[in-house]
Molecule: transfer RNA
Organism: Erysipelotrichaceae bacterium
RNA sequence: GCCGGCUUAACUCAGUUGGUAGAGUAGCUGAAUCGUAAUCAGUUGGUCGGGGGUUCGAGUCCUCUAGCCGGCACCA
Numbered sequence: 001g002c003c004g005g006c007u008u009a010a011c012u013c014a015g016u017u018g019g020u021a022g023a024g025u026a027g028c029u030g031a032a033u034c035g036u037a038a039u040c041a042g043u044u045g046g047u048c049g050g051g052g053g054u055u056c057g058a059g060u061c062c063u064c065u066a067g068c069c070g071g072c073a074c075c076a
Stems, first nucleotide, its partner, number of pairs: 001072007010025004019056001027043005049065005
């Protein structure tokens, strides 16, 4: 330098044909327990890496860009 993949909640990850974002864990509150953990119920938490565009509508499509991972190429 070229090609591919990933980036979504504090963490690990889903998200279908573009229709307005979810699960588990963690946190908080409560129940239960002599008490703690486990367990059960409820609940908080995200301008979807960043900018721009298309669209009535974008996590999803297009473009530019950042970071991480892998492959190839170059290498006196």